About this RNA
RNAcentral holds the sequence, with entries from ENA. Bacterial RNase P class A from a Candidatus Polarisedimenticolia bacterium, 371 nucleotides, folded computationally. A source record names the gene rnpB. Taxonomically the source falls in Candidatus Polarisedimenticolia (Bacteria, Pseudomonadati, Acidobacteriota).
[in-house]
């Protein structure tokens, strides 16, 4: 100078004009509910978004026990609670600041491992390497048993080439016919024992022991652990008109049905009550796991205490528009020009994730130059 990592913070201010929705108060009209005026006060966000997890709040269903199903999965915290936070341990990538992980079990069982490749798991022989043992042929040689030499068939091997993302420890030496943990040392792995260190997760240190057991569990499965459902159009009150239901009682001793009569009994009429349910219409609905701010504890997340603050509540759903001034940024040598994004409550909190910068701030790392 350049190129990166983290991790905070704000998300225009203020003035005027018109307008929007809820509140209070007057005034005016109305018999009320209500309308309209004038005046005064409060009106979006870090994500209000995505509806992805937790929960409160409600209403429904539950004797107890299982089975399936779904979710989560290192350890220690913190929280109401969580799949979140926060700190640590492992592994992974990054030269480094730092990052990312569904991170429990593959020596319980099933499955799967494209393509290439001779073989994809208690595996295999393409190219190679070997002809020690059998058995056969031809040469030499014999002291006649048999000895060597070269081929050949049956076979042996897994070092080495070779194909894979992976090929059944690695490196050396013995050994051998060739070779192989076949035997040895050293590493690396596992296993089991002791020992130090940490709450733990893990970790360093020693000593044994067969010598090696491949990868997947957001594949089936097993192991532990949690789990009913359905949402404020939850839900609870107040309650017309009309139409239906239920109960008293009137009447003319009526009318209609009960096969013709008579009793009875139902049904029609008016009056009254009494229930439910619908329009509407009120709560639920803003004082809550609450915000700030000092102080105290903790490495933190977050916790205790103190003292202060009240900050939208609508409901087919207001919160909007335009102007001027400043701020902030960027072009311009200026005068001066241009920009201020994502985007909006809908019962309510904890969070995750995603969009958005015109910024701002702080700390760190690496590289190059000069000094």
């Nucleotide at each position: 100078g350049g190129a990166g990592c983290c991790g905070g913070g704000a998300g225009g201010a203020c003035g005027g004009u018109c307008g929007c929705u809820c509140c209070a108060c007057g005034g005016c009209g109305g018999c009320a509910a209500c309308g309209u005026c004038g005046c005064g006060g409060a009106g979006a966000g870090g994500a209000a978004a995505g509806u992805c997890c937790g929960a409160a709040c409600u209403c429904c269903a539950c004797a107890g026990g299982g089975c399936a199903g779904u979710g989560c999965g290192c350890u220690g915290g913190g929280u109401a609670a969580c799949g979140c936070c926060c700190a640590g341990g492992c592994c992974g990538g990054g030269u480094g600041a730092c990052c990312g992980g569904a991170c429990g079990g593959a020596a319980a069982g099933u499955g799967c491992c494209a393509c290439a490749g001779a073989g994809a798991a208690c595996a295999g022989a393409c190219c190679g390497c070997c002809c020690a043992a059998g058995c056969c042929c031809g040469c030499c040689u014999u002291c006649c048993g048999g000895g060597g030499c070269g081929g050949g068939c049956c076979g042996g091997c897994a070092a080495g080439g070779g194909u894979g993302a992976a090929a059944c420890g690695g490196u050396g030496g013995g050994g051998u016919a060739a070779g192989a943990g076949c035997c040895c040392a050293c590493c690396a792995g596992c296993g089991c024992c002791g020992g130090g260190g940490g709450u733990g997760a893990c970790u360093c240190c020693g000593g044994c022991g067969g010598c090696u057991c491949g990868g997947u569990a957001a594949a089936c499965c097993c192991c532990g652990c949690a789990c009913g459902g359905a949402g404020c159009a939850a839900g609870a009150c107040c309650a017309a008109a009309u139409a239906g239901g239920g109960g008293a009682g009137c009447c003319a001793u009526g009318g209609c049905g009960u096969g013709g009569c008579c009793c009875g009994c139902g049904u029609c009429g008016c009056u009254c009550c009494c229930g439910g349910g619908u329009a509407g219409g009120u709560c639920g609905c803003a004082c809550g796991a609450g915000g700030g701010a000092g102080c105290g504890g903790g490495u933190a997340a977050c916790c205790g205490u103190u003292c202060u603050c009240c900050a939208a509540g609508a409901g087919g759903a207001a919160u909007g528009a335009c102007c001027g001034u400043c701020a902030c940024c960027c072009c311009g040598c200026g005068a001066g020009g241009g920009g201020u994004a994502c985007c909006g409550a809908a019962u309510u909190c904890g969070g995750c994730u995603u969009a958005c910068u015109a910024c701002c701030c702080g700390g760190c790392u690496c590289c190059g130059g000069c000094a």